Predicted 3D model of a 76-nucleotide RNA (transfer RNA) from a Pseudomonadota bacterium. It matches the Rfam family "tRNA". Its family is annotated with triplet codon-amino acid adaptor activity in the Gene Ontology. The source organism's lineage runs through Bacteria, Pseudomonadati and Pseudomonadota.
[in-house]
RNA sequence: GCCGCUUUAGCUCAAUUGGUAGAGCAACUGAUUUGUAAUCAGUAGGUUGUCAGUUCAAGUCCGACAAGCGGCACCA
Numbered sequence: 001g002c003c004g005c006u007u008u009a010g011c012u013c014a015a016u017u018g019g020u021a022g023a024g025c026a027a028c029u030g031a032u033u034u035g036u037a038a039u040c041a042g043u044a045g046g047u048u049g050u051c052a053g054u055u056c057a058a059g060u061c062c063g064a065c066a067a068g069c070g071g072c073a074c075c076a
Stems, first nucleotide, its partner, number of pairs: 001072007010025004019056001027043005049065003053061001
């Protein structure tokens, strides 16, 4: 330098054909318990890496860039 993959909640990951972004764990509140843990019920938490484009509508499609991983190439 070229090619491919990944980027979504604090963490690990979903999201069908473009149509209102979800789960588990963690956190918080309550119940239960003499108390803690466990269990049960509930609550909160998101600029979907950034920018721009297409569209009535973008996590999803096009482009550029950034970060990470892998492969190939080049070099003294």